RNA sequence: GCGGAAGUAGCUCAGUAGGUAGAGCAUCAGAUUGUGGCUCUGAUGGCCGUGGGUUCGAGCCCCAUCUUUCGCCCCA
Numbered sequence: 001g002c003g004g005a006a007g008u009a010g011c012u013c014a015g016u017a018g019g020u021a022g023a024g025c026a027u028c029a030g031a032u033u034g035u036g037g038c039u040c041u042g043a044u045g046g047c048c049g050u051g052g053g054u055u056c057g058a059g060c061c062c063c064a065u066c067u068u069u070c071g072c073c074c075c076a
Stems, first nucleotide, its partner, number of pairs: 001072007010025004019056001027043005049065005
């Protein structure tokens, strides 16, 4: 340099007719317990990598770009 894959909550990941963004863990509060843990209930937490475009409407479609990763090519 060329091609592919990935980027969504603090972490690991779901989210296909384009139509109100979710789960587990973690965190916080409460219940239970003599305390802690376990268990149960609830809450907090998101510019969906970034910037544009299409659309009445975009996590999802199109373009550009950044990062990570895999393969290939070139030079040494």
This is a predicted structure of a 76-nucleotide RNA (transfer RNA) from Chloroherpeton thalassium. Its mean pLDDT, the model's own confidence on a scale to 100, is 81. It matches the Rfam family "tRNA". By type it is a transfer RNA. Rfam links the family to the GO term triplet codon-amino acid adaptor activity. It was read from a public genome assembly.